[in-house]
RNA sequence: CUUAUCAAGAAAGGCUGAGGGAAAUGGCCCCGCGAAGCCUUAGCAACCAGCCCGGUGAAAACCGAGGUAUGGUGCUAACUCCAUCCCGAUGGAUAUCAGGAUAGAUAAG
Numbered sequence: 001c002u003u004a005u006c007a008a009g010a011a012a013g014g015c016u017g018a019g020g021g022a023a024a025u026g027g028c029c030c031c032g033c034g035a036a037g038c039c040u041u042a043g044c045a046a047c048c049a050g051c052c053c054g055g056u057g058a059a060a061a062c063c064g065a066g067g068u069a070u071g072g073u074g075c076u077a078a079c080u081c082c083a084u085c086c087c088g089a090u091g092g093a094u095a096u097c098a099g100g101a102u103a104g105a106u107a108a109g
Stems, first nucleotide, its partner, number of pairs: 001109006011041005019030003024084004042076003047072003050068003053064004080103001085100002088097003
């Protein structure tokens, strides 16, 4: 940089000790009944690889909105915690709902 996904899912222990929820602003939350970080174990998921199944094929191989969970990642408060920019609907409304953009996260290339 490109593509896909982001409303679901899944926690305990040890060390440590004050912050954390990506950044900015504004909210709203979590936190000495222990934040963040590191380690261990457990789990979730099924992106990639593997394996199984089905289909096509002479084969190599390819395809599947199928299965599995062995390996590589990832993840395990709150929708990516919410809003911010554009646009639409309803509305008395600075309110609610939908779509998009930007940014971010993860995977594969």

The RNA shown here (SAM riboswitch aptamer (S box leader)) has 109 nucleotides and comes from uncultured Parafilimonas sp. The prediction has a mean pLDDT of 84. RNAcentral holds the sequence, with entries from MGnify. NCBI's taxonomy places the organism under Bacteria, Pseudomonadati, Chitinophagia, Chitinophagales, Parafilimonas.